[in-house]
RNA sequence: AGAGCCGGCCAGGCAAUCGCUCUUCCGCCCUUGGCGGAAGGGAGGAAAGUCCGGGCUCCACAGGGCAGGGUGCCAGGUAACACCUGGGGGGCGCGAGCCUACGGAAAGUGCAACAGAAAGCAUACCGCCUGCUUCGGCAGGUAAGGGUGAAAUGGUGCGGUAAGAGCGCACCGCGCGGCUGGUAACAGUCCGCGGCAAGGUAAACCCCACCUGGAGCAAGACCAAAUAGGAAGACCAUGCCGUGGCCCGCGGUGUCUUCGGGUAGGUUGCUUGAGGGCGCCGGUGACGGCGCUCCCAGAUGAAUGAUUGCCCGCGACAGAACCCGGCUUAUCGGCCGGCUCUCACU
Numbered sequence: 001a002g003a004g005c006c007g008g009c010c011a012g013g014c015a016a017u018c019g020c021u022c023u024u025c026c027g028c029c030c031u032u033g034g035c036g037g038a039a040g041g042g043a044g045g046a047a048a049g050u051c052c053g054g055g056c057u058c059c060a061c062a063g064g065g066c067a068g069g070g071u072g073c074c075a076g077g078u079a080a081c082a083c084c085u086g087g088g089g090g091g092c093g094c095g096a097g098c099c100u101a102c103g104g105a106a107a108g109u110g111c112a113a114c115a116g117a118a119a120g121c122a123u124a125c126c127g128c129c130u131g132c133u134u135c136g137g138c139a140g141g142u143a144a145g146g147g148u149g150a151a152a153u154g155g156u157g158c159g160g161u162a163a164g165a166g167c168g169c170a171c172c173g174c175g176c177g178g179c180u181g182g183u184a185a186c187a188g189u190c191c192g193c194g195g196c197a198a199g200g201u202a203a204a205c206c207c208c209a210c211c212u213g214g215a216g217c218a219a220g221a222c223c224a225a226a227u228a229g230g231a232a233g234a235c236c237a238u239g240c241c242g243u244g245g246c247c248c249g250c251g252g253u254g255u256c257u258u259c260g261g262g263u264a265g266g267u268u269g270c271u272u273g274a275g276g277g278c279g280c281c282g283g284u285g286a287c288g289g290c291g292c293u294c295c296c297a298g299a300u301g302a303a304u305g306a307u308u309g310c311c312c313g314c315g316a317c318a319g320a321a322c323c324c325g326g327c328u329u330a331u332c333g334g335c336c337g338g339c340u341c342u343c344a345c346u
Base pairs, nucleotide, nucleotide: 001342002341003340004339005338006337007336008335009334010333012311013310014309015308016307017306018305020042021041022040023039024038025037026036027035028034029033044317048328049327051326052325053324054323055322056216057215058214059213063248064247065246066245068212069211070210071209072208073087074086075085076084077083088102089100090099091098092097103207104206108205109204110201111200125146126145127142128141129140130139131138132137154172155171156170157169158168159167173196174194175193176192177191178190179188180187181186220268221267222266223265230259231258232257233256234255235254239253240252241251242250275294276293277292278291279290280289281288282287
């Protein structure tokens, strides 16, 4: 100097004028509220997707099981999770690093087109060897060589054989057992036994382990107003109903269906939180503990907009609707820190 990898932060800025909305206080009024004044607050890193997990509310006094659903290496973190952290196995990269749908194929079933002799207990097309031969071929042995295929049922070497083959041996690989290290997943130039039958696929069905009520702020609560305390049907205590299905249990004593009628207005839930910031301590880390400090949107046909001037990086993706922790997707740019590789100079 160049090329990369990982992590963190910001999200146009400043000023003026007018406008919108919430809270608190004061004054006035025609007091579900309205007007005026003052002080303070007012969209995101993803507010998005609605994919997970919860808080909260109701069923409801709500238990057990089955089905169903979810997760899938180990150990931690967390309110919890399919998230995060740290390890292990596998794969990619020279490397910093990145990815992982990562339990089980020795319970069973299925699938792998075509090609090929043969793709689960399989197989001889060419070839090699032996014998016979009417010289066309036949019989037997073989799976080392060749071919097909993504993949051919351990690999290399030596011996052996009629020719071969774990047929035997050495090493590697594989299986089982032990020992050592580690909480564990696992690891080992460790030890012993075994020629050695267990190819692939479970993001196929399946088996195994663990987890798991449902519905949702349009949940729910209160107030006001209006109507038709309407009509018909079914079951009817051995029944019916009870927030996914089925069974048991429990609770209630009526329940359900269809047609028709009225209202749909207001208040609340509604923002003080598993909250933010700073410091110290513990931990490899996620994170936890302690102390101090701060209050940081609550609209409801839906609030932050308009104008002017300057600066500039010339403004991308894009607006809360009960709240929070994640994941995923979209995205113009700017800043900071650490690490890797290459080249040159000293």
This is a predicted structure of a 346-nucleotide RNA (Bacterial RNase P class A) from a Lysobacterales bacterium. The gene name in the source record is rnpB. NCBI's taxonomy places the organism under Bacteria, Pseudomonadati, Pseudomonadota, Gammaproteobacteria, Lysobacterales. The RNAcentral record of the sequence draws on ENA.